[in-house]
RNA sequence: CAAGUAAACCGGGUGACCGCGGGCGAGAUUAUUGCUCGAGGAAAGUCCGAGCUCCACCGGGCAGGAUGCUGGGUAACGCCCAGGGGGGGCGACCCCGGGAAAGUGCCACAGAAACCAAACCGCCGCUUUAGCGGUAAGGGUGAAAAGGUGAGGUAAGAGCUCACCGCUCCGAUGGUGACAUCGGUGGCGGGCAAACCCCAUCCGGAGCAAGGCCAAAUAGGAGGACAAGGGGGCCCGGCUCGAUUUUGGUCCUCGGGUUGGCCGCUUGAGGUGACGGGUAACUGUCAUCCCAGAUAGAUGGUCGCCACCUAUCGCGAGGUGGGUACAGAACUCGGCUUAUAGGUUUACUUGGCCC
Numbered sequence: 001c002a003a004g005u006a007a008a009c010c011g012g013g014u015g016a017c018c019g020c021g022g023g024c025g026a027g028a029u030u031a032u033u034g035c036u037c038g039a040g041g042a043a044a045g046u047c048c049g050a051g052c053u054c055c056a057c058c059g060g061g062c063a064g065g066a067u068g069c070u071g072g073g074u075a076a077c078g079c080c081c082a083g084g085g086g087g088g089g090c091g092a093c094c095c096c097g098g099g100a101a102a103g104u105g106c107c108a109c110a111g112a113a114a115c116c117a118a119a120c121c122g123c124c125g126c127u128u129u130a131g132c133g134g135u136a137a138g139g140g141u142g143a144a145a146a147g148g149u150g151a152g153g154u155a156a157g158a159g160c161u162c163a164c165c166g167c168u169c170c171g172a173u174g175g176u177g178a179c180a181u182c183g184g185u186g187g188c189g190g191g192c193a194a195a196c197c198c199c200a201u202c203c204g205g206a207g208c209a210a211g212g213c214c215a216a217a218u219a220g221g222a223g224g225a226c227a228a229g230g231g232g233g234c235c236c237g238g239c240u241c242g243a244u245u246u247u248g249g250u251c252c253u254c255g256g257g258u259u260g261g262c263c264g265c266u267u268g269a270g271g272u273g274a275c276g277g278g279u280a281a282c283u284g285u286c287a288u289c290c291c292a293g294a295u296a297g298a299u300g301g302u303c304g305c306c307a308c309c310u311a312u313c314g315c316g317a318g319g320u321g322g323g324u325a326c327a328g329a330a331c332u333c334g335g336c337u338u339a340u341a342g343g344u345u346u347a348c349u350u351g352g353c354c355c
Stems, first nucleotide, its partner, number of pairs: 001351010012306007020038007040326001044337002047335005052207004058242005064203005069083005085096004098198002103196002105192003120139002122135006147165006166188001167186001169184006211263004221254006232246001270289008307324007
């Protein structure tokens, strides 16, 4: 210098004037006016996990859903960190994850044959030119075809036998563990679980239009169901069983009225810094800061200077015009995913050149 890998960050700046929402004031209290705060890294998708609120909550069974290597972090997670195994890349690095030797099912087309049997071409033997028998080395089909390489062996062949590699099972050692290493053993049993299924763990429902208070409003209207304690209703909001509770009227549906205000509401698993713990994710102590709360919904507009992009004019210095990525709060957090013009920084890899 070029090409790349991983991560972090910025994402127009500044000044003036006008305007909008919240808070605290002054004031002659519907005027007027001062100070101060006022979008994001994703506020988005609403895909996970929580807080908070209401309903349910005594126990059992069944169904359903989610997750899925190991250890840790966390309020929790499907997130994050570290490790282990497999795959890809020259490399930095990236991607993937329970079980297919429990059972059932599926494996299109092609192919002789798709999982337990079989043989199209071929090879070998015998009769003989077409059959019978042996075989699975080689060819062919396919996404996938009987562990791989070599030697022995044989009529030809074959884990038929042997060595090494791979695999099942057993043991020892190391490790918290995933797993690794070593030894023995068995000649060796395709793939799909985002098919059913099996195993382990977790899971009640609805959501701030939750929910509460005040004010306002109204006719207690119409229809229907049930009819007795061996019944009816509720509980029961996945289904079901038991237990329990209530009822001498109860329940359901429709219709009518109100549709204003306040709380919830923003101080929180909060931000920043220092010093500790930890490889890290993360966490402890101390100090310090307050950083949007609207309700049809504020966060904007104009001008000047500068930065950047772009079009055009010009030989050039430069001039003129246009533009500033994605987007945008609505109870609040932790994540993931998706969108994002342009730019900055750090660490590392590979290659080239120079000293």